RNA sequence: CGGAGUGUAGCUUAGCCUGGUAAAGCGCUUGCUUCGGGAGCAAGAGAGCGGAGGUUCGAAUCCUCUCACUCCGACCA
Numbered sequence: 001c002g003g004a005g006u007g008u009a010g011c012u013u014a015g016c017c018u019g020g021u022a023a024a025g026c027g028c029u030u031g032c033u034u035c036g037g038g039a040g041c042a043a044g045a046g047a048g049c050g051g052a053g054g055u056u057c058g059a060a061u062c063c064u065c066u067c068a069c070u071c072c073g074a075c076c077a
Stems, first nucleotide, its partner, number of pairs: 001073007010026004020057001028044006050066005
């Protein structure tokens, strides 16, 4: 430098193809059970989707640009 992929709660992922307003597990908070811990049960908080722009009534999803990381190739050594 060229090509491909990934980016979504604290962490790990799903959802993207086919637009309809974001889900699960672990973790966290509260309550109950327990002397307490652990564990179980119930309830709850927490992300608007790497960033910017565009299309659309409506974008995590489609389009463009861009940033970071990973892989492959090329180049140099």
Transfer RNA from an Alphaproteobacteria bacterium, 77 nucleotides, folded computationally. Rfam family: tRNA. Rfam classes the family as a transfer RNA. Rfam's curators write: Transfer RNA (tRNA) molecules are approximately 80 nucleotides in length. The coordinates come from a structure-prediction model, not an experiment, and the mean pLDDT is 82. Taxonomically the source falls in Alphaproteobacteria (Bacteria, Pseudomonadati, Pseudomonadota).